This is a predicted structure of a 1478-nucleotide RNA (small-subunit ribosomal RNA) from an uncultured bacterium. The coordinates come from a structure-prediction model, not an experiment, and the mean pLDDT is 84. It matches the Rfam family "Bacterial small subunit ribosomal RNA". Gene Ontology terms of the family: ribosome and structural constituent of ribosome. The sequence is in RNAcentral, with records from ENA.
RNA sequence: AGAGUUUGAUCAUGGCUCAGGACGAACGCUGGCGGCGUGCUUUAUACAUGCAAGUCGAACGAUGAAGUUACUUCGGUAAUGGAUUAGUGGCGAACGGGUGAGGAACACGUGAAGAAUCUGCCCCUCAUUUUGGGAUAACUUCGGGAAACCGAGGCUAAUACCGAAUAUUGAAACAUAAGUGGCAUCACUGAGUUUUGAAAGUUUUUCGAUGAGGGAUGACUUCGCGGCCUAUCAGCUAGUUGGUGAGGUAACGGCUCACCAAGGCAACGACGGGUAGCCGGCCUGAGAGGGCGACCGGCCACACUGGGACUGAGACACGGCCCAGACUCCUACGGGAGGCAGCAGUGGGGAAUAUUGGGCAAUGGGCGCAAGCCUGACCCAGCGACGCCGCGUGAGGGAUGAAGGCCUUCGGGUUGUAAACCUCUUUCAGUAGGGAAGAAGCGAAAGUGACGGUACCUAAAGAAGAAGCACCGGCUAACUAUGUGCCAGCAGCCGCGGUAAUACGUAGGGUGCAAGCGUUAAUCGGAAUUACUGGGCGUAAAGCGUGCGCAGGCGGUCUUGUAAGACAGGUGUGAAAUCCCCGGGCUUAACCUGGGAACUGCACUUGUGACUGCAAGGCUUGAGUGCGGCAGAGGGAGAUGGAAUUCCGCGUGUAGCAGUGAAAUGCGCAGAUAUGAGGAGGAACACCGGUGGCGAAGGCGCCACUCUGGGCCGAGACUGACGCUGAGGAGCGAAAGCGUGGGGAGCAAACAGGAUUAGAUACCCUGGUAGUCCGCGCCGUAAACGAUGGGCACUAGCUGUGAGAGCCUUCCACGGUUCUCGCGACGCAGCAAACGCAUUAAGUGCCCCGCCUGGGGAGUACGAUCGCAAGAUUAAAACUCAAAGGAAUUGACGGGGCCCCGCACAAGCAGCGGAGCAUGCGGCUUAAUUCGACGCAACGCGAAGAACCUUACCAAGGCUUGACAUAUAGCGAAAAGUGGCAGAGAUGUCAUGUCCGCAAGGGCGCUAUACAGGUGGUGCAUGGUUGUCGUCAGCUCGUGUCGUGAGAUGUUGGGUUAAGUCCCGCAACGAGCGCAACCCACGUCGUUAGUUGCCAGCAUUCAGUUGGGCACUCUAGCGAGACCGCCGGUGAUAAACCGGAGGAAGGUGUGGAUGACGUCAAGUCAUCAUGCCCCUUACAUCCUGGGCUACACACGUACUACAAUGCUACGGACAAAGGGCAGCAAGCUCGCGAGAGUAAGCAAAUCCCAUAAACCGUGGCUCAGUUCAGAUCGUAGGCUGCAACUCGCCUACGUGAAGGAGGAAUCGCUAGUAAUCGCGGAUCAGCAUGUCGCGGUGAAUACGUUCCCGGGUCUUGUACACACCGCCCGUCACACCAUGGGAGCGGGUUUUACCAGAAGUAGCUAGCCUAACCGCAAGGAGGGCGGUUACCACGGUAGGAUUCGUGACUGGGGUGAAGUCGUAACAAGGUAACCGUA
Repeated sequence: AGAGUUUGAUCAUGGCUCAGGACGAACGCUGGCGGCGUGCUUUAUACAUGCAAGUCGAACGAUGAAGUUACUUCGGUAAUGGAUUAGUGGCGAACGGGUGAGGAACACGUGAAGAAUCUGCCCCUCAUUUUGGGAUAACUUCGGGAAACCGAGGCUAAUACCGAAUAUUGAAACAUAAGUGGCAUCACUGAGUUUUGAAAGUUUUUCGAUGAGGGAUGACUUCGCGGCCUAUCAGCUAGUUGGUGAGGUAACGGCUCACCAAGGCAACGACGGGUAGCCGGCCUGAGAGGGCGACCGGCCACACUGGGACUGAGACACGGCCCAGACUCCUACGGGAGGCAGCAGUGGGGAAUAUUGGGCAAUGGGCGCAAGCCUGACCCAGCGACGCCGCGUGAGGGAUGAAGGCCUUCGGGUUGUAAACCUCUUUCAGUAGGGAAGAAGCGAAAGUGACGGUACCUAAAGAAGAAGCACCGGCUAACUAUGUGCCAGCAGCCGCGGUAAUACGUAGGGUGCAAGCGUUAAUCGGAAUUACUGGGCGUAAAGCGUGCGCAGGCGGUCUUGUAAGACAGGUGUGAAAUCCCCGGGCUUAACCUGGGAACUGCACUUGUGACUGCAAGGCUUGAGUGCGGCAGAGGGAGAUGGAAUUCCGCGUGUAGCAGUGAAAUGCGCAGAUAUGAGGAGGAACACCGGUGGCGAAGGCGCCACUCUGGGCCGAGACUGACGCUGAGGAGCGAAAGCGUGGGGAGCAAACAGGAUUAGAUACCCUGGUAGUCCGCGCCGUAAACGAUGGGCACUAGCUGUGAGAGCCUUCCACGGUUCUCGCGACGCAGCAAACGCAUUAAGUGCCCCGCCUGGGGAGUACGAUCGCAAGAUUAAAACUCAAAGGAAUUGACGGGGCCCCGCACAAGCAGCGGAGCAUGCGGCUUAAUUCGACGCAACGCGAAGAACCUUACCAAGGCUUGACAUAUAGCGAAAAGUGGCAGAGAUGUCAUGUCCGCAAGGGCGCUAUACAGGUGGUGCAUGGUUGUCGUCAGCUCGUGUCGUGAGAUGUUGGGUUAAGUCCCGCAACGAGCGCAACCCACGUCGUUAGUUGCCAGCAUUCAGUUGGGCACUCUAGCGAGACCGCCGGUGAUAAACCGGAGGAAGGUGUGGAUGACGUCAAGUCAUCAUGCCCCUUACAUCCUGGGCUACACACGUACUACAAUGCUACGGACAAAGGGCAGCAAGCUCGCGAGAGUAAGCAAAUCCCAUAAACCGUGGCUCAGUUCAGAUCGUAGGCUGCAACUCGCCUACGUGAAGGAGGAAUCGCUAGUAAUCGCGGAUCAGCAUGUCGCGGUGAAUACGUUCCCGGGUCUUGUACACACCGCCCGUCACACCAUGGGAGCGGGUUUUACCAGAAGUAGCUAGCCUAACCGCAAGGAGGGCGGUUACCACGGUAGGAUUCGUGACUGGGGUGAAGUCGUAACAAGGUAACCGUA
């Protein structure tokens, strides 16, 4: 410090996720030792048991043990002694310890104030400690009670209680002279008068008591500032705010009361609701911040819940009291007792948190003169890897790289110096011996350590007792095998798993950390993802529709003053601990500790006066007023005008009009449409008209009058900062809509009808009501848009246009130039993710306002406000996803566009689709009808040829190292062959028969083991090969340049071409694969060579038959030829095109071969090869028979026809290219023929197949199911072959079906082509209408590119990228989830009114009781009880508010591999889309 994830890829936006730290943790696996820390975060839940606050005899009366002394009747008694114990009394119990429920508050923090206060014990100073009195507990005697305990009588003491005296100084009151000080009330000192206030003793070196003053400590009160969320809480408040007086308090104060006034708080957030102990600090972070408030420390609050006071210096009191309530316990039922949020411990809750331990030795506290006693504070120990820190589980050597494991290409690799083995060490644990400091104090002395026989030291023995966890697809360090097969499972995000999973499980190996390792929860960081530091708002989320304007924020220039802000210095404080720095102590560290720094804060004080503020006085440039002009659909009101539509009446006139893609509904013979003149009424104002004008926006358009707002220009008189923005607020605000009253021509939601359609509640047509118009009143929203808030200033220009002004020129008109204000286009810098913006900023700055923080849910629900309603404004959450969205790029696509090409259409010719038959496919059938191929690009395809074989299928029968290959070992001569028998055959059986080699061995067979074999699966694991787009003209690269980038450029553009062919231009320059050419065949010529070919001339024959010849044809080698080369024209003078000449051939001469990058998971595992899986007496192999040939049907491709351009009979002519020895076969003979018999020649330019046919000539047929056509069937034959039944071909004779030119639709072909005619080959024993070739005859048409199909370049749109066979919307149906409404129901909190009123305090008091004082007494003063009044807790009644849970039913929402219906959106998405409204 970053990384992963939206896309085909890119940039930016934006969310989600990860790597780090940390924890009072928990869970899983594992676990050697020690030190230091730490341990109920949940039920402030309920608690058994024990302990946690007592102490003092030197305050008091009583009790009176041991001991001592004396006496003794030996029982004891007396004295002394004081242990012990309850009580009175004193001090303490208000500390210490626990918890965080409540509380949003002066509770806390910080800084001040108390001139408005109190303070036991402690310290200092001064003074005093005089004198009386009456009770009471204990105790004793009774009584009550189960108990707790209580009552009555009697006795008694005090440092308990009470009176009196004294007290200059205390307190209060009065009137205040004077002085000092301060802070307003005042404070201090202070002479005077009146009233009033004390005491306690005990023991004795003392300790106490009282008054006064002071200190210290602690407490109390007040104030400034600071720190949570919520406005879907906006108004709150009657003791409320203030005053006067009184009461009350330690003290100020509405703290309380009476009276008076009507205030007080609040947008700088009152009041209400929710949540929370606060802080020092802790965690994180670079910091600023954010989160937290365990342990330690400070403060607060609480003590079963609620209320209350008493005592006291201090409490409204955790281990005190009273009352009420809930709960628990005891009970004799009458009554009582209790409060672990003290330490342990228990139940419960929970994911989860310890011992009913030791000791007061230390530190600290209470009491005491002290000894001492008490102390679950504390010090220690125990339990828990809960955390931090340290140590160990050995060290060195050791290769045959052992064994075993795992992997393997079988060679090896790895585990791995790891182990074994050798040498050495002994920390820790264990054993034995020794053994502390912590101790100072107290005490005459003795003595006193819980921890603890602990730490530590020493000795001996022995590697001996001690390693796991997570991870290994990317992020992220670390890889293989195997199992599984979208299953089981994993997962923090992206995502893995559907038969080769580095992602699941296991193993080996590896990586990381290590007595721990992972996971989970919560937190900070990364996240600049709430942005103060440090973000944004044209299109990603985001500028209010628009102006006015109160508060607020900000504000020109000069001078003076001030000192609030600001800056500098100083003072006080900022507790300690923590953090940091330098040291010290535990063997080190953690830990502990000394010193320093720091604590960024607050307050006070001194100074400065630039800046901001404040005060005062000026200025004119900001702003405004006045003056002179100018333009304008700016606004309001009334009035007027013509054109057009419609309607009405009249005239003319006749059959249609209207409407559409085409129609129909509609109107019209009752007279429409058309036309003429006239009338009525409403709405809107053609042309001008313009990125022209005006207005804040919405918006504004005939002409004229009237009222009125704003702007601009010119000049420079006046005011003197009067300004900008603007939360709330109050105005304006298109259309639609609402209310009311008018109006209503045209148009037109709804509605009706007609069409279209699968449907058509639409688009189209005919009608048509609200509405549209006007007045008044609402609504308050729009894609209210420049998707761009307002103001000011600054920052290159150029150009058009609207409104003005100055100057120059000019008779005028024009023109030129300068300045200001508007409205536009382009463009630099700069900005921006890019697109783009660019003086009218989206640039550079300042000021103010509004708004945003992932998508969906949702601008929705609830609440509130507004509205007549519709609805508007404000505005969430649960849940869910890992994206949603922007700009640009490359493709693909479009019922987008431009250009171009192709038998693509058109123009033609011949077909197919109808018939019969052949063949293939589907389907059906079957024991099997083997398998594959399925739009083009499957279907006369694999198959260039299924009777057996082929053959893969079926039935039946056999065999198992096998029909076939290799290897090893053993055995053998049985084998093979031949013959016989059985059998459908395979096979079995019998007989015969025995190999080569000198040997090693080989061949053959048998047995055994490895293995063979598979046309079994997967073409979606593959190689190879093929099809297709397409013989279309494209596809790329290097360097350079442009762009942040994907990418672009080149390859686009202007021409041209069959062509990315070539030329020109150009930030491109070159290059590659394709195109073309090179290759083959045909066409012309030359040359070479003439046999088997040829024959002009010379001989010869029936015949190129022979001699001869090689001129010609031909054959087959080598060459030539064609290149837009020449001429003319067009064109940019180019490329090229058009025409012409010459030429056998002319613009690629014709045909072929040749198929770029790629696409289709295209085809093929059944050509072959091959991974993996599967079968192994079978899914292998052999054999016989059957099947692949079936047949209601449907389709494809061919053949033959339907006839006269024909058929038929006879006669006659002309090819090319091929094939031939298990072959082609002449000739001859036989047969009507297929063919048979026989037999020359030929391994071929020699012989044969082999007569080419159409054609030509002549004759017949005469338009008919025919002398057309030939299916089907019958009979008789031929050929091949072991074998023609299923199931071959051919021949002859006979039979003679459909068919008379083929609906919708559809195929091929542009010249030697189509059409037509025959010939040959491959396969092959035989089988050809198929297929591959060959030649013969030989056309028609192409105006042209509008349309259909396919393709190419460019461009455009896109929400597509699996790329339109794409994407995607809504209802309905099903499952699940959360949520709103809901008759209600049930809780919590709170509030109003009223009832009620315990304990307690205060007031009053007629009843009752009463020691101290007064009084001779009666009695009084005073006190208590009781009663009563006020306040008030619990409780009750009625009504509200708010919140939570639940609820039949119901609303929408979300999610869910393959449900239904349609097709709304994305392309012009097939009616452009979208916004508001009905």